[in-house]
Molecule: RNase P RNA; transfer RNA
Organism: uncultured Azonexus sp.
RNA sequence: AGUCGGCCAGGCAAUCGCUGGACGUCGGGGGCAACCCUGGCGUCGGGAGGAAAGUCCGGGCUCCGCAGGGCAGGAUGCCAGCUAACGGCUGGGUGCUAUAAGUCGCAAGACGAAAGUCGGGCGACCCAAGGCAACGGAAAGUGGAACAGAGAGUAGACCGCCUGCCGGGGGCAACCCCGGUCGGUAAGGGUGAAACGGCGAGGUAAGAGCUCACCGCGUUGGCGGCAACGUUCGACGGCACGCUAAACCCCAUCCGGAGCAAGACCAAAUAGGGAAGCAUGGGCGUGGCCCGCGCUGCUUCCGGGUAGGUUGCUCGAGCCUGUCGGUGACGGCAGGCCUAGAGGAAUGAUUGCCGAACCCCGCAAGGGGGGAACAGAACCCGGCUUAUCGGCCGGCUUUC
RNA sequence: CGGGAUGUGGCUCAGCCUGGUAGAGCACUGCGUUCGGGACGCAGGGGUCGCAAGUUCGAAUCCUGUCACUCCGACCA
Numbered sequence: 001a002g003u004c005g006g007c008c009a010g011g012c013a014a015u016c017g018c019u020g021g022a023c024g025u026c027g028g029g030g031g032c033a034a035c036c037c038u039g040g041c042g043u044c045g046g047g048a049g050g051a052a053a054g055u056c057c058g059g060g061c062u063c064c065g066c067a068g069g070g071c072a073g074g075a076u077g078c079c080a081g082c083u084a085a086c087g088g089c090u091g092g093g094u095g096c097u098a099u100a101a102g103u104c105g106c107a108a109g110a111c112g113a114a115a116g117u118c119g120g121g122c123g124a125c126c127c128a129a130g131g132c133a134a135c136g137g138a139a140a141g142u143g144g145a146a147c148a149g150a151g152a153g154u155a156g157a158c159c160g161c162c163u164g165c166c167g168g169g170g171g172c173a174a175c176c177c178c179g180g181u182c183g184g185u186a187a188g189g190g191u192g193a194a195a196c197g198g199c200g201a202g203g204u205a206a207g208a209g210c211u212c213a214c215c216g217c218g219u220u221g222g223c224g225g226c227a228a229c230g231u232u233c234g235a236c237g238g239c240a241c242g243c244u245a246a247a248c249c250c251c252a253u254c255c256g257g258a259g260c261a262a263g264a265c266c267a268a269a270u271a272g273g274g275a276a277g278c279a280u281g282g283g284c285g286u287g288g289c290c291c292g293c294g295c296u297g298c299u300u301c302c303g304g305g306u307a308g309g310u311u312g313c314u315c316g317a318g319c320c321u322g323u324c325g326g327u328g329a330c331g332g333c334a335g336g337c338c339u340a341g342a343g344g345a346a347u348g349a350u351u352g353c354c355g356a357a358c359c360c361c362g363c364a365a366g367g368g369g370g371g372a373a374c375a376g377a378a379c380c381c382g383g384c385u386u387a388u389c390g391g392c393c394g395g396c397u398u399u400c
Numbered sequence: 401c402g403g404g405a406u407g408u409g410g411c412u413c414a415g416c417c418u419g420g421u422a423g424a425g426c427a428c429u430g431c432g433u434u435c436g437g438g439a440c441g442c443a444g445g446g447g448u449c450g451c452a453a454g455u456u457c458g459a460a461u462c463c464u465g466u467c468a469c470u471c472c473g474a475c476c477a
Base pairs, nucleotide, nucleotide: 001397002396003395004394005393006392007391008390010354011353012352013351014350015349016348018047019046021044022043023042024041025040026039027038028037029036030035049374053385054384056383057382058381059380060379061259062258063257064256068291069290070289071288073255074254075253076252077251078092079091080090081089082088093135094133095132096131097130102125103124104123105122106121109118110117111116136250137249141248142247143244144243158189159188160185161184162183164181165180166179167178168177169176170175197215198214200212201211202210216239217237218236219235220234221233222231223230224229263311264310265309266308273302274301275300276299277298278297282296283295284294285293304476305475306474318337319336320335321334322333323332324331325330358369359368360367361366401473402472403471404470406468407467410426411425412424413423420457428444429443430442431441432440450466451465452464454462
């Protein structure tokens, strides 16, 4: 100088509140009782987050009789591991890739009598640690590629290059030039996002992996690695096999549906009423469909009733410390801890002191001002993504 | 709290599945018609396809993130 990761999320005190609990105490009601419900007062603890958010994935839990078979559909996709699981994480492989400082060069210009020195900026080198990847398959099949272009898929002759032939012109001649024509040619030009390896030499009428060397590519053997893959090793092949699967599709793996307004219990209440439609190869059981299983009406509209309480509700794949195994994610063991549970929804307000960023003055020391981001639980966890004022710590790389 | 859909001229919508030209109606402007206005006829203007990244030669369309707006969801019979 850069880069990556982790942690914190204004602090302290006083006063006044809010929410929910424990204990004590004084009452009320119910019950034979155990006990239950409820009111007042006092004391003492607890009370938002790293994302509580988006609801994008995964799981627990609960119900759907069981969640069983098939089809459809969806998701994932290099390899190995971790995990309850995952589209997450860790380690590795392959491909792509940025930049700071630094070094070198150019240079407007500045200083200087000159030699020379400095040099905003620009370019190159080094291109590190890092960053990114929906990174299976296009030698299974189908499709697509607008416009431009001669040609868009084992293609193509528009310009160009070249042999032959015909006609014309020039020249003593060799031959040259112009026009036409049958062909050859993928080196050059041109079109395009994309045109069937690169470069050099040989070769040729001109050309061409046509041949050769080097580079690259493919297949294969050996070696290394669990594997992806690698290889300074060997052999073979003149060698392109094009792009698109976040197009259909193929292959492999996984997935039943719904969600705490799930679900369970108590209480209260009445008109278990009316109309239309559908129907036994039907309908319902929230399955997308079929099979299987159970039940026998169902759907919509009109009309009616209750909208009170308890539970699920927070002890959990939990947190902290130490140690052991592992490169690591993570796992084992030991000890310690309990850390919001509301229900239109609390977690706040005021005052005082201290206070980071930032702004102003000042050469400096310092002084004055200023007054904290994003945001807020609602069944619970593991991730991802997004928002975020700033601060602290650590690893790694490069340079001096 | 949970679940679903939608964003395209000024307004209401199509196009998206199957990627190459953004379109319709109303509204607006000008001209014609009329004594004048409306209606009608002809011509015309106007769109970052909510926003940002990505896949592709190419994105309104496919994919991911984000923002806004909107709808539904208690129980009994």